[in-house]
RNA sequence: GCCGGCGUAGCUCAGGAGGCAGAGCGGGUCAUUCGUAAUGACCAGGUCCGGGGUUCAAAUCCCCGCGCCGGCU
Numbered sequence: 001g002c003c004g005g006c007g008u009a010g011c012u013c014a015g016g017a018g019g020c021a022g023a024g025c026g027g028g029u030c031a032u033u034c035g036u037a038a039u040g041a042c043c044a045g046g047u048c049c050g051g052g053g054u055u056c057a058a059a060u061c062c063c064c065g066c067g068c069c070g071g072c073u
Stems, first nucleotide, its partner, number of pairs: 001072007010025004019056001027043005049065005
């Protein structure tokens, strides 16, 4: 230099035929207990890597970047 994959909550990752942003763990509150752990219920937490484009509407499609990983040279 070329090719491919990935980037979504604090962490690990779904969602990816355009139309509500989600799960588990973690955090908080409450219940339960003599108390703790465990368990259960509820709650908070996101500019979906950045910019631009298409569209009535973009996490999702297109383009240009950035970062990480792998392959080729």
This is a predicted structure of a 73-nucleotide RNA (transfer RNA) from Fervidibacter sp. The organism belongs to Fervidibacter, within Bacteria. The sequence is in RNAcentral, with records from ENA. It matches the Rfam family "tRNA". Rfam classes the family as a transfer RNA.